[in-house]
RNA sequence: CAGUCGGACCGGGCGGUCGCUUUCCGCGUCUUCACUGGAAACGGCGAGGAUGCGGGGAGAGGAAAGUCCGAACUCCGCAGAGCAGUGUGCCGGAUAACGUCCGGGAGGGUGAAUUCAAGUUCACUCGACGGAAAGUGCCACAGAAAAUAUACCGCCCACGUCUUCGGACGAGGGUAAGGGUGAAAAGGUGCGGUAAGAGCGCACCGCCGCGACAGCGAUGCCGCGGGCAUGGCAAACCCCACACGGAGCAAGACCAAAUAGGGAGGAAGUUCGAAACCUGGUUCUCGCGAGUCAGAUUUCGGGCACGUGCCGGCUCGGUGCGUCAAACCUUCGGGUAGGUCGCUAGAGCCGCGCAGCAAUGCGCGGCCCAGAGGAAUGGCCGUCCAACCGGAGCAAUCCGGCGGACAGAAUUCGGCUUACAGGUCCGGCUGCCAU
RNA sequence: CGGGACGUGGCUCAGCCUGGUAGAGCACUCGCUUGGGGUGCGAGGGGUCGGCAGUUCAAAUCUGCCCGUCCCGACCA
Numbered sequence: 001c002a003g004u005c006g007g008a009c010c011g012g013g014c015g016g017u018c019g020c021u022u023u024c025c026g027c028g029u030c031u032u033c034a035c036u037g038g039a040a041a042c043g044g045c046g047a048g049g050a051u052g053c054g055g056g057g058a059g060a061g062g063a064a065a066g067u068c069c070g071a072a073c074u075c076c077g078c079a080g081a082g083c084a085g086u087g088u089g090c091c092g093g094a095u096a097a098c099g100u101c102c103g104g105g106a107g108g109g110u111g112a113a114u115u116c117a118a119g120u121u122c123a124c125u126c127g128a129c130g131g132a133a134a135g136u137g138c139c140a141c142a143g144a145a146a147a148u149a150u151a152c153c154g155c156c157c158a159c160g161u162c163u164u165c166g167g168a169c170g171a172g173g174g175u176a177a178g179g180g181u182g183a184a185a186a187g188g189u190g191c192g193g194u195a196a197g198a199g200c201g202c203a204c205c206g207c208c209g210c211g212a213c214a215g216c217g218a219u220g221c222c223g224c225g226g227g228c229a230u231g232g233c234a235a236a237c238c239c240c241a242c243a244c245g246g247a248g249c250a251a252g253a254c255c256a257a258a259u260a261g262g263g264a265g266g267a268a269g270u271u272c273g274a275a276a277c278c279u280g281g282u283u284c285u286c287g288c289g290a291g292u293c294a295g296a297u298u299u300c301g302g303g304c305a306c307g308u309g310c311c312g313g314c315u316c317g318g319u320g321c322g323u324c325a326a327a328c329c330u331u332c333g334g335g336u337a338g339g340u341c342g343c344u345a346g347a348g349c350c351g352c353g354c355a356g357c358a359a360u361g362c363g364c365g366g367c368c369c370a371g372a373g374g375a376a377u378g379g380c381c382g383u384c385c386a387a388c389c390g391g392a393g394c395a396a397u398c399c400g401g402c403g404g405a406c407a408g409a410a411u412u413c414g415g416c417u418u419a420c421a422g423g424u425c426c427g428g429c430u431g432c433c434a435u
Numbered sequence: 436c437g438g439g440a441c442g443u444g445g446c447u448c449a450g451c452c453u454g455g456u457a458g459a460g461c462a463c464u465c466g467c468u469u470g471g472g473g474u475g476c477g478a479g480g481g482g483u484c485g486g487c488a489g490u491u492c493a494a495a496u497c498u499g500c501c502c503g504u505c506c507c508g509a510c511c512a
């Protein structure tokens, strides 16, 4: 210097101009309420609301996203315990909490060194890493055999038959080295041993059990014993340990219009006539039935009275409607529209110091940093910075054009995941050049 | 803003829980049947199982992360 990997940070800057949301101040207009002056008209003073003008302050993110985890907060449920269900899962620590973060352990991968080989050591790097010796289940196809092991080819032994004396075939036995199948074949490598073989024996490595030591622990290391019994899958059921009540700011709380509905209360009546029906008395009739009188109910009509609307305000008058609970009026409670709160001072941000390997914690000082409610945070111009495209040039560079990545708060935090043009800084590794 | 379900041939769906060959109906193509068409019969083609990773010998199926579609909650007197 280049490439690559990891981490931290920024993610357009400045100026002008026109707007948007919110907040503060000043002035003006309208309006409501309280107090107050006045006989009244009309004022005075204070507070609140709406609106206009002028001026000042503030105004998206590292992911505001996905809604995948964990909490705060709110409502509902809840004596306690257990079952079921869901989730998490090496160890220690951090934290309000977490499936997050930090440190460590064991394991996998790559490279290098070393060994006859298995293996070991070092460096880098990766990951959802309890239990398969509690039980159940699965392991397709291929293969002899897929988990209580087995014998296709092969190797070896002795027997029989044949023989061209090399061997071939048949039946019996031994074997698990070699071949073959498969993702996976019943410890691995080497030496010995054997008829051929085999943990059959030995050495090393691996595995299992016991003990000692180091460590808080995961675990490591050492010694002794065992020839090896225990294939893989739990992101299959399951077992073990631990945790978990449900819903979510459209949670929830307060104020509360009109209309409709519910509860309670208030409010103006009597008379005459006709008809219908019922009950009772009475007359006629053998009886059915008919007539008449009285009472009650309903309907219709009229008079007077009352309530109320209209005829511009009042009276008379006219007219409509109503008069015993329908409509009307008053009132109560729930509650819709609407309004207010929740709503942003918080597990907050910045700086310094201390403790700790770190995550993080503690202390001190400073700061206030969107709170809208269908949803503001924008547009244009100039200039600079980087990027992209084209041209010129050996190159440095110059000229022209184009044009800012992903994306936008909606109760709030801590994480994870996903998207992202470009830039700055730090560290590791590799390569090249120079000294 | 919050919560839930789904994605498999052109269309509508099964298979997923319990991993091993991807299926059904309609549609399409060809042949037979018919004078021709329809119907019927027979045969056939057509699949990144929404995408990317992971677990596993093996993934439509199990797990994680993305993408898309649909539904529900403000709503009560």
Stems, first nucleotide, its partner, number of pairs: 001431010012384007020059014035044003061406001065417002068415005073248004085244005090104005105129001107126008130239002135237002137233003152179002154175004159170004187205006206228001207226005213220002252341004262332005269304008278295007305323007348367008385404001388401005436508007445461004455492001463479005485501005